[in-house]
Molecule: SAM riboswitch aptamer (S box leader)
Organism: Mucilaginibacter roseus
RNA sequence: CGCUUAUGGAGAAAGACGGAGGGAUUAGACCCUGCGAUGUCUUAGCAACCUGUACUUACAAGGUGCUACAUUCUACUUAACCGCAAACUAAGUGGUUAGGAAAGAUAAGCG
Repeated sequence: CGCUUAUGGAGAAAGACGGAGGGAUUAGACCCUGCGAUGUCUUAGCAACCUGUACUUACAAGGUGCUACAUUCUACUUAACCGCAAACUAAGUGGUUAGGAAAGAUAAGCG
């Protein structure tokens, strides 16, 4: 780097450095940010996956990870309902709800 599988509305801080944007890309929204963000380091914490114990309740914190907002929300697609418009039927358009995808993230395995 690629492939496969699984998970995702829970959980969890402070200090130092640094100095401007950031929340994965694109677009829209919303939010965080000189009362110092994103990021790096240190310590602490959380417990998602692996691991160990236990033997199904759970415990531990060794490995990776994580510690603003649901993966911050939406976008593609399906169904139902409601409105607009139309109206013989049908098709169109906007919103809400519930699913399924895509993409990204994390873990484990393989190449």